[in-house]
Molecule: RNase P RNA; transfer RNA
Organism: Saccharofermentanales bacterium
């Protein structure tokens, strides 16, 4: 210098005017018996890294609930982290890359069941073609073999040598796999020795094993509650409902709760800084900060200056993740290649 | 806010892991006709919504998105 890889931060800025939501409040004005409410003014404050999808997990609230099992659902290498998780961190193994690094739903296929189309002789069990021996003039028959051929995604370990009538783990060496022993590691697993000779794939097919999970969701839920309807007590047969009959009725209290209002509502597993422990996720100590809370739902408009000329996109109970969308800008670590010193 | 279902040719549908199907419509060619319509015959047309994964093999099984429809309070 070029190519690449992995992280972190940011999401135009400054000033002014007007407008809108929220909180507080001196004075002033209006309403009200009061509590208080409204208006004007002032001060402070007002979207995101994803506020999104609603895919997981938790808080909170109500309902249910003696325990266990079955069932259903989810998860699935090991260790850690956390309130919890299917997240994250650190490792192991496998795959890809020269490398930095990236990816992986990665338990069990001797518990059982099932599937493997077509092709092929044969798909979990065998002999089409072929080789060899014996018999036969011959077609062929009997026996041995499964090495090489062809089919297929997959054909019963691979390479080489010995061996044989021809062959074959039949025997041997190395390699792969399995089992076992020793050592190292908390563990997944790794390294080495020994052994017999080798076992198909699919569980994101049913299933088995282990672990976890009660249900619903802020329109949850709690409080107040005009009217209406319900109940009780007392009073009354009178007034009233055009007339007649029946029926209702007045007062007080109680419970319910359609409209509406208030709470839940934002101080929280919170954020920022410093230090400490840890490889890290994360945890701890100290100090500081308060940072939207609407309910038809507030962020906008204009002006001036500057720049890189501005992407995806808007809170609605709250948090931890994941996933998806996204124009750019800034910073750092590492790798490879080339050149120069 | 919380959930559910569906997506296959132009339309509405079938396909429960091995060849992507039939019906109707439209198109093209032919038969018929003097010519056309109708009718009949034949032909072609599908990345199974998109992307990824599992598997020898995916419309089908799994995951993530996209779109449409529906339900409850």
């Nucleotide at each position: 210098u070029g190519a690449g890889u992995c992280a972190g931060c940011u999401c135009a800025g400054u000033g002014g005017u007007c407008g809108c939501g929220g909180u507080g409040u001196c004075c002033g004005g209006c309403c009200g018996a009061a509590a208080g409410g409204c208006c004007c003014g002032c001060a402070c404050u007002g979207a995101g890294g994803a506020a999104a999808g609603u895919c997981c997990g938790g808080g909170c609230u109500c309902c249910g609930g003696g325990g266990g099992g079955a069932g259903c659902g989810a998860u699935g290498c090991c260790g850690g982290u956390u309130a919890a998780c299917g997240g994250c961190c650190g490792g192991u193994g496998a795959a890809g890359g020269c490398g930095a690094c990236u990816u992986c739903a990665a338990g069990g296929a001797c518990a059982g069941u099932g599937c493997a189309a077509c092709a092929g002789a044969a798909a979990g069990a065998g002999a089409c073609a072929g080789c060899c021996g014996a018999g036969g003039c011959g077609a062929c028959u009997c026996g041995g073999c499964u090495c090489a051929g062809g089919u297929g995604g997959a054909a019963a370990g691979g390479u080489g040598a010995g061996g044989u009538a021809a062959a074959a783990g039949c025997u041997c060496a190395c390699c792969g796999g399995c089992g076992u022993c020793a050592c190292g590691g908390c563990g997944a697993c790794g390294u080495g020795g020994c052994g017999g000779c080798c076992c198909u794939g699919c569980a994101a097919a049913c299933c088995c094993c282990a672990u976890c999970g009660g249900g619903a969701g802020c329109a949850a839920c709690g409080c107040c509650g005009c009217g209406g309807a319900g109940g009780a007590a007392c009073a009354a047969c009178g007034a009233u409902g055009c007339c007649c009959c029946c029926c209702a009725g007045g007062u007080u209290c109680c419970a319910u709760g359609g409209a509406g209002g208030c709470g839940g509502c934002u101080u929280g597993a919170a954020c920022c800084g410093u230090c400490c422990g840890g490889c890290g996720a994360c945890g701890g100590a100290c100090g500081g900060u308060c940072c939207a809370g609407a309910u038809a739902a507030a962020u906008g408009a204009c002006c001036a200056c500057u720049c890189a000329c501005g992407a995806c996109a808007g809170a609605a109970c709250c948090c931890g993740g994941c996933u998806u969308a996204c124009a750019g800008g800034c910073u750092g670590g590492c790798u490879c290649a080339g050149a120069c010193g | 806010a919380c959930c559910c279902u569906u997506g296959u040719a132009g339309a509405g549908a079938a396909u429960u892991g091995g060849g992507a199907u039939a019906u109707c419509a439209a198109a093209u060619g032919g038969u018929u006709u003097c010519a056309a319509a109708a009718a009949c015959c034949a032909u072609a047309g599908u990345u199974u919504g998109u992307g990824g994964g599992u598997u020898c093999a995916a419309a089908u099984c799994c995951c993530a998105c996209c779109a449409a429809g529906g339900g409850u309070a």